[in-house]
Context: one part of a larger RNA
RNA sequence: GGCGUAUGGGGAAUGCCUAGGCUCUCAGAGGCGAUGAAGGACGUGAUAAGCUGCGAAAAGCUGUGGGGAGUGGCACAUACACUAUGAUCCGCAGAUAUCCGAAUGGGGCAACCCACUAUAUUGAAGAUAUAGUAUCCGUAAGGAGGCGAACCCGGAGAACUGAAACAUCUAAGUACCCGGAGGAGAAGAAAACAAUAGUGAUUCCGUUAGUAGUGGCGAGCGAACGCGGAUUAGCCCAAACCGAUGUUGUUACGGCAAUAUCGGGGUUGUAGGACCACGUUAUAAGAUUUAUAUUGAAUUAGAAGUGUUUGGAAAGACAUGCCAUAGAGGGUGAUAGUCCCGUAUAGGUAAGAUAUAUUGAUUUAGUGGUAUCCUGAGUAGUGCGGGGCACGUGUAACCCUGUAUGAAUCUGUGGGGACCAUCCCAUAAGGCUAAAUACUCCUGAGAGACCGAUAGUGAACCAGUACCGUGAGGGAAAGGUGAAAAGAACCCUGAAUAAGGGAGUGAAAUAGAUCCUGAAACCAUACGCUU
Repeated sequence: GGCGUAUGGGGAAUGCCUAGGCUCUCAGAGGCGAUGAAGGACGUGAUAAGCUGCGAAAAGCUGUGGGGAGUGGCACAUACACUAUGAUCCGCAGAUAUCCGAAUGGGGCAACCCACUAUAUUGAAGAUAUAGUAUCCGUAAGGAGGCGAACCCGGAGAACUGAAACAUCUAAGUACCCGGAGGAGAAGAAAACAAUAGUGAUUCCGUUAGUAGUGGCGAGCGAACGCGGAUUAGCCCAAACCGAUGUUGUUACGGCAAUAUCGGGGUUGUAGGACCACGUUAUAAGAUUUAUAUUGAAUUAGAAGUGUUUGGAAAGACAUGCCAUAGAGGGUGAUAGUCCCGUAUAGGUAAGAUAUAUUGAUUUAGUGGUAUCCUGAGUAGUGCGGGGCACGUGUAACCCUGUAUGAAUCUGUGGGGACCAUCCCAUAAGGCUAAAUACUCCUGAGAGACCGAUAGUGAACCAGUACCGUGAGGGAAAGGUGAAAAGAACCCUGAAUAAGGGAGUGAAAUAGAUCCUGAAACCAUACGCUU
């Protein structure tokens, strides 16, 4: 020096565990904010650094419902208090709520500085207290502003990439940005589809179908009709006509005309309405009131086991019972239906919600005639330039529009994928509309052939922390004594409050706080063999 055996150190893999995550399901909720939000700063405890709670009334105040013995958060200890005159605690409703922040009296380097007006102390100056003093919209009453995870609508709108290069094309109307709304939003009651047969608002799902098409006919993009389902709901204006009020013009002072506002009327395509003649106690919807029932916070009751044995400990084993509308689950010194919390089941309740009945503001039809009147104009259409439609200008209809033009009026007008005819369908240029659909920052209940501390959220632990960066921003590591602290009195060595050795606790201390298990690398000691 090597190898081997043994014993240790070192280290933190592995095993077991779970306080935390992840993904869903079912219900709820779907907003908060000038009555000052979200988010913060600073305070607040007997002692108080942090977290939590709270706000100068400051780990809290009041009322009320529950509850029934201890209590003063995490969090020990000491002191001092509270509590059967019912505390602590849980639910509901209130009070208080500094300063900053939309921040709103003015300013400002957020949590600070400085004012003005009224009133009071006051008769004055100064100071103090209370209240008010931003902007925009609106005649006024009043409203808006800011924040918030996704979902929705609108405006604006890339590139990487793919095409094996690249320019049309693609990615994609995606990402990003802006505006707006709601619990959903958008869309929506045919100027729609269809095809000789018919359907009958919209939305969503399945299919049609990777079809028809489109496409440097490349890469790619990609319908509809129809069929099957989910859910179903339809309405209101403008106008004609009638009337009221105001203004203007005119007047023979009786009016007439124009215009504005308001009320009635009226709302459609087998056209309808006005108008004329009949009819209008029919039918249906329904805000609200009251009553009843159900539901509804904290919450209440809730069955049934002993003995022996092993062990530190029984829930294990053995023996023999019991309950079960309860043998879900968790805990208890190992594995418990019957020890504890619970579970099945049964009750209870404020606000509120829902259903039924009642009340009833308000609203809601028809028939016939057809001379006249009405039925949405810078609109439809057209030229040029774009965009959207699965559709890249193409045979390119249809929809939207920048620009230039510009109709008809029911014997009307639009469409049926160039265009024309026939035929058929619809009735534009005003508006509203539940459900079926999308999503989950959040609350409750539950589930998992999801993870188990290098995993699962970045975060199981005081984590968006420590730390890094001028900043935008980036961003960790870190769980486990024991059943119970019983957390090692006392003694010794030592400079020692270090460390260790005894003693003691404990089933165990090689469970001693760097604490379950404790692999490997690496290090050491003893012994053996060997060069």
A computed fold for a 531-nucleotide part of an RNA from Aquimarina litoralis, annotated as large-subunit ribosomal RNA, domain I.
The coordinates come from a structure-prediction model, not an experiment, and the mean pLDDT is 83.